Notes
The prediction has a mean pLDDT of 87. The part of an RNA shown here (small-subunit ribosomal RNA, 3' major domain) has 476 nucleotides and comes from an uncultured cyanobacterium. It matches the Rfam family "Bacterial small subunit ribosomal RNA". Rfam links the family to the GO terms ribosome and structural constituent of ribosome. The RNAcentral record of the full RNA draws on ENA and Greengenes.
Context: one part of a larger RNA
């Protein structure tokens, strides 16, 4: 000087406490361990892996496995030869490959030849998802949105180093005041961006009987007033008043105001730590394989299944369950696309074709929870829906292994979950349903978007982790 202490002292965070609802028990989905396999390709492994690389594993993808092939290679450049390029066809095989026929002759040319593409030989070379994230770059994670982290220069110290960054108050903040051998400063910290809340402008092929005509219908003609759109701008700063306090910083009431005292989110994370992830996204240094650790195909695996954890759907029911009727979003996607309307089908869905590169059509009558009305009456049931069987549909060269829906029929565990352990503080939790990447099909996953809409917070003793000062140490 740090870092520990089952020292101390101040403080802070859904840390605890109050509360709400879960996970831990059922059954599935999916991810790991493990254990099996010819393979079950590889990574991630306390917090910080474990619905994580995977924003989609039937063939591909792919990096594993078995077998068939290829060797200037699937792929770059270079260097000779031949041939335009290309285009069919036959043999043979699971294809990749291999053997062979044939048809065809541009383009520029100082005719030697060249430009391009193929095929062919040799050789320099490619190639390599092999190693090594304990050689690396670059990018994340994480402590942590934590209030630190340091530098000039002066000053004290023999020196390491102090000081400033300690003290008073005060803050979400090393945020500001005030003091002070320190005065200054930089990177953090706040603002400077984005969105959301209000108005005010500027525009009106969306919206609007608001007023008029007109329609089955903002349908048509009108008008932008209002909603909205999406550019510009105002606004909010402790200004203002009272109190309280060192007269300071500031804190507490209060007025006005669509909005307070960082007005909710978000972006945006300082020196640094974990030799933290990552050589498999990319690059790269060394090492290693080069008829192969490279490459092409077929076909399997990544889907295994005695268990074990994780992390999510769905349940166990009457604030429920079905059946009929009735309402209101917000964000989003679309041309090898979204597809209306009709028609067939109980349904998946198919068949016709309109419209729309979309505030003009369409996903999508867009919602569901919600309201109303009818059955269920507490039972493993009209409760849940696993699993099986049979018959469809769609996507695709193909659905056995191993696809996603539909329809009848089957109806399993589950009766509220032991020790444990987890979110969450307001338009959050909790419920509800939508859209979107990924994708030819495939979502209970992620990413977003609105709807309904809450309980508590008394406190800081305690559990978890953090910041400041102080003590003590045999530890660096």
């Nucleotide at each position: 000087u740090g870092a520990c202490g089952g020292g101390g002292g101040c403080c802070c965070g859904c840390a605890c406490a109050a509360g709400c609802g879960g996970u831990g028990g059922a059954g599935u989905a999916u991810g790991u361990g493990g254990u099996u396999u010819a393979a079950u390709u590889c990574g991630a492994u306390g917090c910080a892996a474990c619905g994580c690389g995977a924003a989609g594993a039937a063939c591909c993808u792919u990096a594993c496995c078995a077998g068939g092939g290829c060797u200037u290679g699937a792929c770059a450049u270079g260097u000779c030869g031949c041939g335009a390029a290309c285009c069919g066809a036959g043999g043979u095989g699971a294809a990749a490959g291999c053997c062979u026929c044939g048809g065809g002759u541009g383009c520029c040319u100082u005719c030697g030849g060249g430009a391009g593409c193929g095929c062919g030989a040799a050789c320099a070379c490619a190639g390599g998802u092999g190693g090594u994230g304990c050689a690396u770059g670059g990018c994340u994670g994480u402590c942590g949105u934590c209030a630190g982290c340091u530098c000039g220069u002066g000053u004290c110290g023999u020196g390491a180093g102090a000081u400033g960054u300690u003290g008073g108050g005060u803050u979400a903040a090393g945020u500001c005041c005030c003091g002070c051998a320190a005065c200054g400063a930089g990177c953090g910290c706040a603002a400077c961006c984005c969105u959301c809340g209000u108005c005010c402008u500027u525009a009106g092929u969306u919206g609007c009987c608001a007023g008029c005509c007109u329609u089955a219908a903002g349908c048509g003609g009108g008008g932008c007033a209002c909603u909205c759109u999406a550019g510009g701008g105002a606004g909010a700063c402790u200004g203002c008043c009272g109190g309280u306090g060192a007269c300071a910083a500031a804190c507490c009431g209060g007025a006005g105001g669509a909005a307070g005292g960082u007005g909710g989110g978000g972006a945006c994370g300082a020196c640094g730590u974990c030799a933290a992830g990552u050589c498999a996204g990319c690059a790269u240094g060394c090492c290693c394989c080069u008829u192969a650790c490279g490459u092409c195909c077929u076909g399997g695996g990544c889907a295994a299944c005695a268990c074990a954890c994780g992390u999510a759907c769905u349940a166990c029911a009457a604030u429920g369950g079905u059946c009929g009727g009735g309402a209101c979003a917000g964000a989003g996607g679309g041309c090898a696309g979204c597809g209306a309307a009709c028609u067939c089908g109980c349904g998946a869905g198919a068949g016709c074709c309109a419209g729309c590169g979309a505030a003009u059509c369409u996903c999508a009558g867009c919602a569901a929870a919600c309201c109303c009305g009818g059955c269920c009456u507490c039972a493993g049931u009209u409760c849940a829906g696993a699993u099986a069987g049979c018959a469809g549909g769609c996507u695709g060269c193909a659905a056995c292994u191993c696809g996603c829906c539909u329809g009848c029929u089957u109806g399993a565990a589950g009766g509220a979950g032991g020790a444990a352990u987890c979110g969450c503080u307001a338009g959050u939790a909790a419920u509800c349903g939508c859209c979107g990447g990924u994708c030819a099909g495939c979502a209970u996953a992620c990413g977003g978007c609105g709807g309904u809409g809450a309980a508590u917070c008394c406190g800081u003793u305690c559990c978890c982790g953090g910041g400041c000062c102080u003590u003590g140490u045999a530890c660096a």